[in-house]
RNA sequence: CUCCUCGUAGCUCAACGGGAUAGAGCGGUGGCCUCCUAAGCCGCAGAUGAAGGUUCGAGUCCUUCCGAGGAGA
Numbered sequence: 001c002u003c004c005u006c007g008u009a010g011c012u013c014a015a016c017g018g019g020a021u022a023g024a025g026c027g028g029u030g031g032c033c034u035c036c037u038a039a040g041c042c043g044c045a046g047a048u049g050a051a052g053g054u055u056c057g058a059g060u061c062c063u064u065c066c067g068a069g070g071a072g073a
Base pairs, nucleotide, nucleotide: 001072002071003070004069005068006067007066010026011025012024013023019056028044029043030042031041032040049065050064051063052062053061
């Protein structure tokens, strides 16, 4: 320098061919329960790497950039 793959809650992963409100587990937090704690039960908050584009509609498609990994020279 060129090419390929990937980037979604604090962490690990979903979201099928572009379609309704982006879900789950762990973690956090409030409550219930308990003499107290743990366990259990019921809630709550929290995310699409950034900026544009296409589309009635984008996590998903296109472009550039940022970051991680890999291959080649």